[in-house]
RNA sequence: GCUAAAUUAGCUUAAAGGUAAAGUAUUAGUUUUGUAAUCUAAAGUUAAUGGUUCAAUUCCAUUAUUUAGCU
Numbered sequence: 001g002c003u004a005a006a007u008u009a010g011c012u013u014a015a016a017g018g019u020a021a022a023g024u025a026u027u028a029g030u031u032u033u034g035u036a037a038u039c040u041a042a043a044g045u046u047a048a049u050g051g052u053u054c055a056a057u058u059c060c061a062u063u064a065u066u067u068a069g070c071u
Base pairs, nucleotide, nucleotide: 001070002069003068004067005066006065007064010024011023012022013021018054026042027041028040029039047063048062049061050060051059
């Protein structure tokens, strides 16, 4: 320098055009003599900028970061 892939909640992962979800973690309550565990609830997210579309995590372009391969 070229090619390909990945980027979603604190962490690990779904959703493949129609108002983004689960596990775990965090907080509050429940329970217990107390702690843990159980149960209930809450808060918290689509890497960035544009384009297409009535509607974009999803399709397209560029950029950023990471990984792999070639030279």
Notes: Transfer RNA from Phaeocystis globosa, 71 nucleotides, folded computationally. The prediction has a mean pLDDT of 81. RNAcentral holds the sequence, with entries from ENA. Taxonomically the source falls in Phaeocystis (Eukaryota, Haptophyta, Phaeocystales, Phaeocystaceae).